[in-house]
RNA sequence: AACAGACAAAGGCAAAGCUGGUGAAAACUGGCGACGCAAAGCUAUGGGUCUAACGCUAUCAACCAGAUAGUCAUGAUCGCCAGGCCACCUGA
Numbered sequence: 001a002a003c004a005g006a007c008a009a010a011g012g013c014a015a016a017g018c019u020g021g022u023g024a025a026a027a028c029u030g031g032c033g034a035c036g037c038a039a040a041g042c043u044a045u046g047g048g049u050c051u052a053a054c055g056c057u058a059u060c061a062a063c064c065a066g067a068u069a070g071u072c073a074u075g076a077u078c079g080c081c082a083g084g085c086c087a088c089c090u091g092a
């Protein structure tokens, strides 16, 4: 260095929920909180999944407009899987 995560040691992160904020939503974020995590650190590169504002199509309606359904990420998710990068301790 690679590999491994048994035994330890020092620590770290923080699910659900509650609450403040942002957002059309998914979701994100501050606080409390701990289900768990040896990468539950970073990265949206590939796949998957979620949302559908705007747009498009159709219908209702028939003055304007509005409503409903379908479709569509450029939005989101790294604690869904994989890839890339960085990394504490130890060595069965």
Base pairs, nucleotide, nucleotide: 003091004090005089012037013036017032018031019030020029021028022027035079041085042084043083045082046081047080048077049076050075055071056070057069058068059067060066
This is a predicted structure of a 92-nucleotide RNA (c-di-GMP-I riboswitch aptamer) from a Chloroflexota bacterium. It was read from a public genome assembly, where an Rfam model found it. Of the family's consensus pairs, 100% are formed in the model. Its Rfam family is "c-di-GMP-I riboswitch aptamer". Rfam's curators write: GEMM was predicted in a large-scale screen for bacterial structured RNA regulatory elements. The prediction has a mean pLDDT of 90.